Model confidence (mean pLDDT): 85 of 100. The part of an RNA shown here (small-subunit ribosomal RNA, central domain) has 341 nucleotides and comes from an uncultured marine eukaryote. It matches the Rfam family "Bacterial small subunit ribosomal RNA".
[in-house]
Context: one part of a larger RNA
Formats: sequence, C1' cells, structure tokens
RNA sequence: CUGGGCGUAAAGCGUCUGCAGGUGGACCGAUAAGUCUAUGGUUAAAGAUCAAGGCUCAACUUUGGGAGGGCUGUAGAAACUGUCGGACUAGGGUAUAUAUAAGGGUAGAGGGAAUUUCUAGUGUAGCGGUGAAAUGCGUAGAUAUUAGAAGGACCACCAGUGGCGAAGGCACUCUACUAGGCAAUUACCGACACUCAUAGACGAGAGCUAGGGGAGCGAAAGGGAUUAGAUACCCCUGUAAUCCUAGCCGUAAACGAUGGAUACUAGAUUUUGUUUAUGCAGCUUCGUAGCUUACGCAUUAAGUAUCCCGCCUGGGUAGUACGCUCGCAAGGGUGAAACUC
Repeated sequence: CUGGGCGUAAAGCGUCUGCAGGUGGACCGAUAAGUCUAUGGUUAAAGAUCAAGGCUCAACUUUGGGAGGGCUGUAGAAACUGUCGGACUAGGGUAUAUAUAAGGGUAGAGGGAAUUUCUAGUGUAGCGGUGAAAUGCGUAGAUAUUAGAAGGACCACCAGUGGCGAAGGCACUCUACUAGGCAAUUACCGACACUCAUAGACGAGAGCUAGGGGAGCGAAAGGGAUUAGAUACCCCUGUAAUCCUAGCCGUAAACGAUGGAUACUAGAUUUUGUUUAUGCAGCUUCGUAGCUUACGCAUUAAGUAUCCCGCCUGGGUAGUACGCUCGCAAGGGUGAAACUC
C1' cells in the first nucleotide's frame, strides 16, 4: 500500500456556513464520451509460458505456437453512467392565509429577598471562629436589635429524565427589534439535492489590552492553627480576577468520549408541541430481531445499506524539537526523528 477500523482498547475536526471536488429522485426521446461485442494495426529481439528438437541427462540452447494486458483504427449494441432536449412531483424550496410553543439572540426599562458598608436610636461586654483553639473585631461602645441610606452582584419558590439553540450556551418581570423550528391546509417552483479539502463565521472558563466598576466571593500574599515538617487540608484577613464597555485569545472530560444526510428493520412507556390522528415533530425509560470481546446499543442504533468528509495504524520519547504560520503576550495551529522497550 491493500486491508481493517474510530461509544469505553489508537482513532469523529468544539460547532456551523459553504466554493472547488465527490455523489445524486422518477419518465420519454436523442447521442454514443464511459461501457460492451466483433475485427484490423501496434506493443523489436531476448526473457516468461506451451510444444517439439540439440549437447549421454540437466543446467544451457534452437525452432515453432499461443493467451492475456495496454494504446489506436473501423463496424456495431444501447441496459447502465455521462451529455443534450422535453415532460413529472414523492427529495428540496417559496408564498399566502391559519394557528402555535419556547431560559433562542440584541437593546432598553422596571422589580425583589439577602450580604456588606454608612448614618441615627436602643443597649452592654463580649462577638466571631473551630475537632479544640488562636490570629481577628469590641468600652474610641462591637455582636444583637430598630429605622433610613448607598452600592455592587445575583435572580429563591414556579422547576420537571421539562423547553429553546448549530455548538458554546440560555431562567426575576415587561417592552421594542430579530433568527430559527413544528403542525395543519392549499397554491407555486420543478431535482434547485447531500456532503464538503482550502476558506469563512461562531465558540465555556481562564488569560491579555484600554477605560469604568468593585457588594459578596476570592488565585497570589500575610497571619493563626494542625503537624516530625505543613510552601496544604481548617480559621482570620486579602490583591488580581469575578461585573460592564470596546478589542484580542481560540482552548476544555468543547462528552452522547458516538461526524453529516437518506432509506429500511417488533413493540411498550414517560413527557413537550400540534391538532384531535391510527398521526406528525421532539424528549425520556425499557425491550425484540440484529450487532458487540464484553459492558451495552437497540426507529434519537453502536442494527441493515448507500453517499460524502474527518481521523487511526505498538508503548515511551512527545503533542516535545526544528521549520512555517497566527498572537501584544500567555501561548495556539501544523508536527517529526535519533534512541529505547
């Protein structure tokens, strides 16, 4: 390489959009590029192969034959693929009218309990913290309690194996703008589809830049304990961060550790939407056939098939080095070998 694979053994890009490319529904006609048939030419000789012959045999060698493959010419076939023309509606899409569910997104406005701080009142010796303590706070009046104010972050109950989103993710309430989905009913377009290297967009948290903000929490740091030690676990403090705006970063056990699309293959069950159907579209839990080393999966497949993409090929070295590229940096992407077992 071929082959075999990718839930857990190595292996599905974090997710989507999408050019090239690959693949592509059903019918009629034409064509004859692919395809198939026949036949001509060519593919030097030697070698290989088959049959004979020559050295006593063999190796070696001489003569003759032939198949298959490639390229090309001619004549034909027309099922399939391609191409051209026409016509179709089951894939896909559009529109109208009809509804509909939702933490989908962006912006604005309003609200709530609680923590903290401040002000004022009451009030007096403790509070806090722990396994036990201590550091710490407190007679300059704390803790507790009452009233008021400020400020930041968050959004109890409802709440659900529930909903929405491509994924990341999304939850107080209202408003505006806005994307998508599903169902049902018609009408229209007429294969317009699927996948997608390169490319582009989005992408938790942490981190970075600039400007704000800073209640609680809290890397770092300081102190108190514990301990043989304690650069920890526990306690008292506490900076960055966490929040907002603008930009960067581009990674995660980015997980269903399961790429996307289509078709087919027992049932039962929970629940959401629709409208009442026998359904359709989601979300769960079991389970048959089948699959799987097993665990398990099982119409939301890891079953049966087709198409396209990505990826794997013993462990370590190593996601390292070098180079290139992106980034302000941190680092990211790509990604070896020697050697060793």